[in-house]
Context: one part of a larger RNA
Molecule: small-subunit ribosomal RNA, central domain
Organism: metagenome
Parts: sequence; C1' cells; structure tokens
RNA sequence: CUGGGCUUAAAGAGUACGUAGGCGGAUGUGUAAGUUAGAGGUGAAAUCCCCCGGCUCAACCGAGGAAUUGCCUUUGAUACUGCACGUCUCGAGGACAGGAGGGGAGAGUGGAAUUCCUGGUGGAGCGGUGAAAUGCGUAGAUAUCAGGAGGAACGCCGGUGGCGAAAGCGACUCUCUGGACUGUUCCUGACGCUGAGGUACGAAAGCUAGGGGAGCGAACGGGAUUAGAUACCCCGGUAGUCCUAGCCGUAAACGAUGGGCACUGAGUAGGGGGAGUUACUACGCUUUCCCUGCUGUAGCAAAAGUGUUAAGUGCCCCGCCUGGGUAGUACGGCCGCAAGGUUGAAACUC
Repeated sequence: CUGGGCUUAAAGAGUACGUAGGCGGAUGUGUAAGUUAGAGGUGAAAUCCCCCGGCUCAACCGAGGAAUUGCCUUUGAUACUGCACGUCUCGAGGACAGGAGGGGAGAGUGGAAUUCCUGGUGGAGCGGUGAAAUGCGUAGAUAUCAGGAGGAACGCCGGUGGCGAAAGCGACUCUCUGGACUGUUCCUGACGCUGAGGUACGAAAGCUAGGGGAGCGAACGGGAUUAGAUACCCCGGUAGUCCUAGCCGUAAACGAUGGGCACUGAGUAGGGGGAGUUACUACGCUUUCCCUGCUGUAGCAAAAGUGUUAAGUGCCCCGCCUGGGUAGUACGGCCGCAAGGUUGAAACUC
C1' cells in the first nucleotide's frame, strides 16, 4: 500500500456549526496539466534471464541479445479528471402566502397541595410498622374552621401525541426570538455534501460568590431488625435540591445503530399541510408532501432480529476497532479553584 469490520461479539465522537482537506448536477467552447499513442535520447559496467563459446564437466570466465517496467524531449489524441470562459435548472438557497408545535429567553399572573404562624371549636391521644419503639402531645397535639406567611412543583387534558442538533422541553398571559413543514414555481444559478484541527451547546452530581430554603433529603444522630446490620423499615436531619453570576464537560449522553444523496414489494395506525370528488356545509372517499409508530416480502445477518425511519443495494466524507487482564491505570502534555477531565502506555501474566 492492499484488506476485514463497528445494534447485541473489540469498535459511531454526547450534539451541532464550521476551517483546511476529500468528494461533487446538466450542457457548450477552448486548453492539453493529469491520462493516452508514436518517435527520439537516456536508463554506466557487473549482476539476473536467453543463447553461443573457453577451461575434460561444473563453479568460473569471454561474446551477443533481451531486460532495465523509469526519466527527459518531441509530434499527435481529447472520452474522463483538471484549468479557463459561457449557458441551464432537477441539487442548494431566496421571495410570497399559509396553518401546527411542552423549541428558546425575559416579565407578570393563578389555583390545588405540603409545611409553618395567629385565632376559634375540642379534650387525650397522635404518628408510625410486619410488629414495635424512638418522636409529637394537658405549656392543649392529632382532628376541624377562619386568617396569614413562604418556597417548590404545575394534577386532569396527556397519547408507542408534539417540538428541539443533542442535552432536553408540560399551569396561564404578554413581549422578544430560532427552526421545520405545506402551497405557488416568482428570483439566484451548483452557491453543494462531509468535515482533521477549532468553536459553541451540553442531564445529574460537584465547585466559587451572593441570595433563598416549603417539601424532599447524601452525610450524621436516634429507634427497630439481625448472629452482626456501618443496610433494607421508622423518627429526625445538614449539605444539596431553587434563583443570580461564573466554573466543571462527564452519563447505559442509547435507537448501545455518524452525516449526506439515490434506488428497492406490501398492509395498517397516528400527527401537520395541500389538491380533487360527492355536494351548500359537514361527514366520507380518492390522491399528494413532511413527520411518528406497528406488522411483515425479498435481501441482509452467527443468530436474536432488521426490513423505504434498513442492519437491503450503491456512492462520498469523517470518527473508531485489532485477544483477556494489567488499565481508562502510570508517566508526560493540555485543561480545571478543586473534584477531576482529556490524551494514553509498558513490564508482567493467561
């Protein structure tokens, strides 16, 4: 260099944007760099190969040829790639018109519930468990009624339903704002795909500073259980959970399935649009685009399974894997306040 792979065996980066690079629609003309044909030059000798000859043979030696797959020059070819200049519209983007949505940010508002405080009624228990006890309660608890405070989360609707690149997003209203989809085919005219480095986002926990603190609750204390019980159960309870500003950068970050494009039998259901038809509407029927599920043909697969949302058939680009342990460890680098993250071995051993 060629080669085999990545749902579950080792292997898809958590996600996106994007630099270099790689790859790239249709058509015309030119050029001739890549490509390709001929010719010329060169490609030292020896060696290797073929053949002839000399030592009695051979090794060895001598002669001739071939080869030296390369490079340079020159004359041509022009399908493909490149380059230059045009043209085009189906890729991509834009315009206009629409409807859908827990997409994001900020501000405000609301009701139910828990807890606490004040007052009323009331008077001995309450709570908790498998059973108990710790705990709370005559300084009046639990229960119940009225008023108040405060924090957090938003029941029903709610759905193999929607939106978002992923993480994720669910009370209501307003303001600001991103994306997708459908229709028209009006505009630009390849403006595209992927993406080493890079940048941004990134659950929970954790960290720094300042607030907040109802409920829950690591740690911790107590009661039980038990042979023990540093647990499971119970009573308490601090960080934390919440907000603001900043850090961390990891997850079974999962569809354990990278992104893009094209093609390849069906059936059924749901969501968002459009067109047509019966016909006033509605309901229905037919059809089309996008999204989300299920069942399954061929194919694929070790099988389980997958199956137009491919793990099928192809092309382009990136990431990653190469026996188990040692080990995602050590050392070094980079990042971080730290916790740690990232990159990432070997000896030895089976």